Background: Small-subunit ribosomal RNA from a metagenome, 1481 nucleotides, folded computationally. The sequence is in RNAcentral, with records from SILVA. Its Rfam family is "Bacterial small subunit ribosomal RNA".
[in-house]
RNA sequence: AGAGUUUGAUCCUGGCUCAGAAUGAACGUUGGCGGCGUGGAUUAGGCAUGCAAGUCGUACGGGUCGGUGUAGCAAUACAACGGCAAGUGGCGAAAGGGAGAGUAACGCGUAGAUACCUACCCUCUGGUCGGGGAUACCUCGGCAUAACCGCAAGUAAUACCCAUAAAAUCUCCGGAUCAAAGGUGUGAUUCCGCCGGAGGAGGGGUCUGCGUUCCAUCAGCUCGUUGGCGAGGUAACGGCUCACCAAGGCUAAGACGGAUACGGGGUGUGAGAGCAUGCCCCCGCUCACUGGGACUGAGACACUGCCCAGACACCUACGGGUGGCUGCAGUCGAGAAUCUUCGGCAAUGGGCGCAAGCCUGACCGAGCGACGCCGCGUGUGGGAUGAAGGCCUUCGGGUUGUAAACCACUGUCGAGGGGGAUAACGUGCAAGUGGGUACUCCCAUUUGUUUGAUAGAUCCCUGGAGGAAGCAUGGGCUAAGUUCGUGCCAGCAGCCGCGGUAAGACGAACCAUGCAAACGUUAUUCGGAUUCACUGGGCUUAAAGCGUGCGUAGGCGGUCUUGUUAGUCAGGUGUGAAAGCCCUCAGCCCAACUGAGGAAUUGCGCUUGAUACUGCAUGACUUGAGAAUGAUAGAGGUGGGUGGAACUGAUGGUGGAGCGGUGAAAUGCGUUGAUAUCAUCAGGAGCACCAGUGGCGAAGGCGACCCACUGGGUCAUUUCUGACGCUGAGGUACGAAAGCUAGGGUAGCGAACGGGAUUAGAUACCCCGGUAGUCCUAGCCGUAAACGAUGAGCACUAGGUCGAGGGCUUCCACAGGCUCUUGGCCGUAGCGAAAGUGUUAAGUGCUCCGCCUGGGGAGUAUGGUCGCAAGGCUGAAACUCAAAGGAAUUGACGGGGGCUCACACAAGCGGUGGAGGAUGUGGCUUAAUUCGAGGCUACGCGAAGAACCUUAUCCUGGUCUUGACAUGUUUAAGAACCUGCCCGGAAAGGCGGGGUGCCCGCAAGGGAGCCUUUGCACAGGUGCUGCAUGGCUGUCGUCAGCUCGUGUCGUGAGAUGUCGGGUUAAGUCCCUUAACGAGCGAAACCCUUGUCCUUAGUUGCCAGCGCGUCAUGGCGGGAACUCUAAGGAGACUGCCGGUGUUAAACCGGAGGAAGGUGGGGAUGACGUCAAGUCCUCAUGGCCCUUAUGACCAGGGCUGCACACGUCCUACAAUGGCACGCACAAAGGGAUGCAAACUCGUAAGAGCCAGCAAAUCCCAAAAAUCGUGCCCCAGUACGGAUUGUAGGCUGCAACUCGCCUACAUGAAGCCGGAAUCGCUAGUAAUCGCGGGUCAGCACACCGCGGUGAAUGUGUUCCUGAGCCCUGUACACACCGCCCGUCAAGCCACGAAAGUGGGGGGCAUCCGAAGUCGCCGAGGUAACCGCAAGGAACUAAGCGCCGAAGAUGAACUCCGUGAUUGGGACUAAGUCGUAACAAGGUA
Repeated sequence: AGAGUUUGAUCCUGGCUCAGAAUGAACGUUGGCGGCGUGGAUUAGGCAUGCAAGUCGUACGGGUCGGUGUAGCAAUACAACGGCAAGUGGCGAAAGGGAGAGUAACGCGUAGAUACCUACCCUCUGGUCGGGGAUACCUCGGCAUAACCGCAAGUAAUACCCAUAAAAUCUCCGGAUCAAAGGUGUGAUUCCGCCGGAGGAGGGGUCUGCGUUCCAUCAGCUCGUUGGCGAGGUAACGGCUCACCAAGGCUAAGACGGAUACGGGGUGUGAGAGCAUGCCCCCGCUCACUGGGACUGAGACACUGCCCAGACACCUACGGGUGGCUGCAGUCGAGAAUCUUCGGCAAUGGGCGCAAGCCUGACCGAGCGACGCCGCGUGUGGGAUGAAGGCCUUCGGGUUGUAAACCACUGUCGAGGGGGAUAACGUGCAAGUGGGUACUCCCAUUUGUUUGAUAGAUCCCUGGAGGAAGCAUGGGCUAAGUUCGUGCCAGCAGCCGCGGUAAGACGAACCAUGCAAACGUUAUUCGGAUUCACUGGGCUUAAAGCGUGCGUAGGCGGUCUUGUUAGUCAGGUGUGAAAGCCCUCAGCCCAACUGAGGAAUUGCGCUUGAUACUGCAUGACUUGAGAAUGAUAGAGGUGGGUGGAACUGAUGGUGGAGCGGUGAAAUGCGUUGAUAUCAUCAGGAGCACCAGUGGCGAAGGCGACCCACUGGGUCAUUUCUGACGCUGAGGUACGAAAGCUAGGGUAGCGAACGGGAUUAGAUACCCCGGUAGUCCUAGCCGUAAACGAUGAGCACUAGGUCGAGGGCUUCCACAGGCUCUUGGCCGUAGCGAAAGUGUUAAGUGCUCCGCCUGGGGAGUAUGGUCGCAAGGCUGAAACUCAAAGGAAUUGACGGGGGCUCACACAAGCGGUGGAGGAUGUGGCUUAAUUCGAGGCUACGCGAAGAACCUUAUCCUGGUCUUGACAUGUUUAAGAACCUGCCCGGAAAGGCGGGGUGCCCGCAAGGGAGCCUUUGCACAGGUGCUGCAUGGCUGUCGUCAGCUCGUGUCGUGAGAUGUCGGGUUAAGUCCCUUAACGAGCGAAACCCUUGUCCUUAGUUGCCAGCGCGUCAUGGCGGGAACUCUAAGGAGACUGCCGGUGUUAAACCGGAGGAAGGUGGGGAUGACGUCAAGUCCUCAUGGCCCUUAUGACCAGGGCUGCACACGUCCUACAAUGGCACGCACAAAGGGAUGCAAACUCGUAAGAGCCAGCAAAUCCCAAAAAUCGUGCCCCAGUACGGAUUGUAGGCUGCAACUCGCCUACAUGAAGCCGGAAUCGCUAGUAAUCGCGGGUCAGCACACCGCGGUGAAUGUGUUCCUGAGCCCUGUACACACCGCCCGUCAAGCCACGAAAGUGGGGGGCAUCCGAAGUCGCCGAGGUAACCGCAAGGAACUAAGCGCCGAAGAUGAACUCCGUGAUUGGGACUAAGUCGUAACAAGGUA
C1' cells in the first nucleotide's frame, strides 16, 4: 500500500467481497512444561448447606466452670485470679464485598460556588462538681411445641434524669437556653477515657456555566405549573410544603412524548481526524425478592436492621410462624458458553480492645479451564548404497531425502529423590543502654526468643534420546500441484465461481506451503471504505437543483475614523486523581509481568499583554442598492369593443347521380335531389401571410385590430438617500394540460361508445359517426421530459461572428469606431469519465439554500396532513440480487439511409414439379434390412460399380482362443515342401503317405532359416468419443477483403493508414490527405486454346518428281503444307481523337489472328459454421480380450400402403421408320484390344492375322444430308409390364446380373402451387471414349459435332461489398425482452376480531408511617407538704399515602378465516408491449 467482481473489450460511477488488527468469546481437530493474567456477557430467574461483623470484663450486675487461698471435720461460705456464654452499656455494623435493573438526569465529566453538616483523628482552650429515679439479664408464672408473650419481686453501670453555665446559641439587648463518667492501679489535674468551645485534616450535602445517544411518521407542553409576600420544614438555599396574590414559564439552538442506555478514566482500531466500545483495575452514581415507609444514628430511609402490602418458597401439633446468595463457594433452570461447597489470617488492610488478642470468603494463596499474553522443549553433530516402502514417470528416472537406519554426543523440560535462600517487616516476652517526664507513660536502640497458609529458585543425586506435533490450506485474489476415483451425481464455495468421462476448485493418496502447542471455523468491532467526505465526495447525461417568485427566522455582507477587547493571538498561573499509553532506568535468567522517574493529558478556570482581522458601539463616505428627470422597444397582464377569411348549419336559386373515403374497400350521405356552384342569414371557435435560434414575462406562458387601466425592463444625466444589500429553513402567492363543482355555451375537433375494415384474434393502428371535454364566468386541484434534465447572487478569466434595443463619435452620411443591455453560433486556455462545456461555464473564487449515498421491493405500505373526489405532500421495512447504471469503442443486426456488384431480378431459351422407369433418402416392414451424410453446404452423396467375396457389433447357425496378421522370448518335435482318406453345409477337426536339403564337424552333435507345438509378453477391434485431436474436405467465395511496422490522435478500448473525390472485375490505379511504408489476398508468374516464326521429320503428311495398283502415301523420295512437340514472337490502353483535374481511367477508332484480365483451367487471404470425416489414414482417452477379436455356410444391405430429391425415356411431323451417303476429337488395350473369315435373325460363338501401339485393334461416330413411307390417331408416337426361347460372365445368376429375338404394348396428348440452369462456341441438341469392373452404367469423369435467343436496365426478390446512422443485441435478430394466467416457496400489508405488554389519566378503597389535632386513658425522675401541676404518652381523628378495584382513552407486540400486491424458482400457457423508423417513433 491494495486486490477480485458489471463489458466482446474500454473508461467512469457504484455496490458487494477479500487480505490486517482485536475479543470476558464459543465450536471442531489436536494437545509436553512453566510464568503472569483472566473466567456467569443469557434469567436483576429460583435457591439446599456452610461461612461472609463483630469486639470490649481496663463500663456494669449476676450466673457458671477451674484450680488457689481463708474459715470449717465435711457439706459449704467468703476472697482474689483465670475461663465460658447470655444480658445492660460503648464503639462498629452507613466501611469493606457484589451487581448494572433503573436512570437521557446536575446522573456523570470538567471548571467554579456556599445557604450547610461532620463520629473516630490532630492542635489550642476550658471543664469533669452535687444529687436522683428506674430497668434488662436473673427468679416466678402462662401456655399443646417453637418463635414468643405476660404478670409480680429485686438489682448495677461510662444506661437515664435534675442541678451547675461561657468565650457557645438565640435576642426586642432586658434576658433566656445548652454538659459531663468513670476505669486501671497501693497510688492519677500526669495513663486510658468523659463534657463545652475554637481551628484543622479528611469526608459529605446543596447550587451553577459548559459537554453528554436516536426518532419530527413525537409539535406544541405545563396548574405547584412560573414568579411574589408570609409561614412551616431542613444540617442547609429553594414551591421543598402550605395559605394568599399575579398569569406566567418552556419550545424549531427541538420543549413534550417514545426508544435505547449507568457515566468517566480508559479500551479496540486507525497515518490522523474519527468510528466502535465501557470486561478485568480505579473514580462517581444507582440497586439489594417487588412496591411503600419511617426509626436509630455523626452518618441510612440502611445487601446479611425494623414496619406494612404483594408475589414466591419453606416449617407447623393448623392455632400460627419463618425466609430473601446482584457476599465466598456450591445447586437447579435457561443457554453456544464461563471454575473449588479448597487453605490461611503468615503478609497488606479494616473493626473492637490499654493490651494480649478476637473477628475478617476484604485479602493472601492454592485448585479447575490452551480463555489470553509471554517463555522453553520435543534433541545435537556426522551419515549416500542416495536402502526399503510410498507417490509419480516420457520407464531413462524423479521425489519423499541426510530424512531414516547406523556412529558419536548432550542432558534443557518432564519423572523419582534430596536440599531450603526468600516472601519476616514488625509485635509480644525477657534482659540491657540512652533520652523525655509530675507517671503506672513515651521515644530511640542492642541481645536473646516467638510467629509461614502457600509458593519454593539457583543447586545436588538417579536414569536415559528415552515421555513430548499437530492443524489448516494448495483455481485467482493468496504462499503452495500431481495422480487416481466420481461424472451437474456426490459435493465445494469469503467473492468470482468449480462438478454434465481426461476436475491443479468435489473425495482420497503422495508431495508442497503457512502457522505451530496450537491451528482452523463462526460471531462481533475498527480498518481497508475518500462508501456520510471536518481533515476528505458529489448533483447536464451515472443517485442527486424544490416548477417559479416574494419573504420571516437564520447565515453572510462595501470604504474611512474613534472607542471597547467579546471572538482571536501570546505569556504566566491553577487544575486536568491514580492506573493505563509513550520515553528512560530498574527488579524477576529473558519476555510477558512489575517498580521508579519523566513526558503527555490537544480541556477548563484565573490573570497580564497585543489590537491586524471579525463582533459591538460611534461618527462620516459613495462605488453596492434604491429614488428622481428625460427618452425608448415589446404576442408582459386585465377588462371592454370591433373585423375579415375559413368552417358548419338554415333558406332560396342552378343542376341531376353519384358523393365521400382508403393500401384496397366498406359503413356513411344522396332522386324526400346529395356532392358541386351562387346569393342571403345565423353561430361558435381560432386569428393565415407578416413570423425571424425575433420580442416580452419570475416561471407556467403570451400572436387579428382599437380603447381604458396596469406590472416590469433598457439607455442617458449623475440631481437625491447613504449599505437601505445577497440568500432564504418554515410560510405565502402564482402555477401547462387533464380532471372536479355550479351556471352558461357548443362551429370545428374529439377520450368513452356505435358501426365498417384489417387480422389467426384486433377490446388497436385506418375509415364513417359521436358524448364528455375543448370555449366563457365563479371556485377547486397543484401536478408534467414544469428541461438548459444545469438553484440564486457577486467578482475575475483569449477571441471571432450573426441578430434585437439604446447612447456617444465624425461637417453630412451608407459605412466605420467606442460603449451599455439582450438573443444565438463557432472556438482558446481550463474543466470533464467521455459526450461535451467554454464571459449566458459544466473555468477560477466567495456567500446562502435545496438535494444524493447500490439495484429491486417502492414513490409502495403505514401514520400524519391537504383535497368534494381523483389524488397530492411527507415517506419506510422485511425480503431479494451481485450487480443495476453513464459515456464512448469494435462488431453484428435493422420491415434505417446512400453508393456498388452477382443469371439476383428483369428480357429470353430449355427444364423440374404431372406419366412410366432408374437411382438415393425418409418412413414402414424385417431375424437382419450394417454404418455415416441432414437448409443453402445431406438425398445418381462416402459407393470409380452389394449374386458369393466385398460386408463392417447386420441376422441365423457352426467353430477357434498367443489367435487371420507383427515382434521378442520359452518348451518340445520336425528341415522346408508335396499329397491321400474320413466326418461335415463349409470352415474347423481326425487319420495317414512321400521326403530330406544349407553351414561347422571324423563322428556324436551343434548352428542358421522354415513349419508345427507349449507358456509368457502381446496381437486384434469398420467398438465409443469428429464436442479430446492431426491430416484432408465443404461453405461463405475467386467475394475483395484481412492485417502489420513506425508515426500521430485518444486516459483507454481503439482510431488513423483502409476515410473522401474519381476510377476499376478488384483495397485496381490516380488525386487529396497525419500519415509513411509493408505483408497475406486481387493481378501477374504456370497449363491449355486461338495467330505466326524457327528447329526436327517417324509410326504422322504428300505440293512438286518418279514407280505401282481396279483402288488406297502402297513404294522411291520430299521437308513445302496439315500435323506432331520443343523453343520463340505477339497485346502493352502501345498509337490517334474525345471526355476527364495536365491524373488514373473511360468512350470511339486504326492496325491486328486476337483489344482493353482474348476464352478456359489450376490457384481459394484473415477467418466463420464446436460444419463433415475416429468407417481412408494417423492419434489421446475409455471399453472388449474363450470376445465388441478370428474363421465358415446361408440370408440381408435389392424387402414396399407411402413421401421427397436427382436423372433417363417420352407424350411426337423441327417427328418416327427404312434405305443410301459424309465429317470428329479425346481415349483404352497383354489375366488385354482383337481385324478379316465362317456360323447364327440377333445377342454371340468358332478360328485366329496384327498390336506393349501417331504403325494393329476397340471403331460404327451420331445428329446432318439425300430418297421413300407414315398423315395427327393413344397412332408405324411412347415404350413400361409380362410370356416364351436364347446368349454371355462367373464355383454359382432363385432371392439378385447384363444382353438378344419373337410376342405383349401400360401410363403418358407438354404437366397446379411452386421451382432450377444458362450471357457465346454458351444454352439447347447429337453421338464417342474412359475409370470402376469376371459380369453389370440412364450415374460419374472426359471428348468433339450442329449451334441459338435475349439483356446493356437496377424499382423489386435473394446474396454480397463499402460509407453513414440507431441499438436495451455480443451465444450477436433463430438476439433481447414485457405482462396476465397456472405451479411451488418466502417475507410483508389489509382484515370481522382476538390475546397480551407499557406509561399516564379519572374515580373508589386505603396498609404501614411521618406530620398535625386531640388526648376524660396511662406515667418513676422536675415543682409542690398535699391536692395537684408541668411534661411525656397509649388510644382516637385529619391530610398525604403503596398495593388493589373500576372506567374511558393512548401506545407497542403477537395471533386471525379471508384478501392484496411483492420477491424468487433450467426447459408450462397466451400474446408480442419495449430495444432498429421494433414494424402505429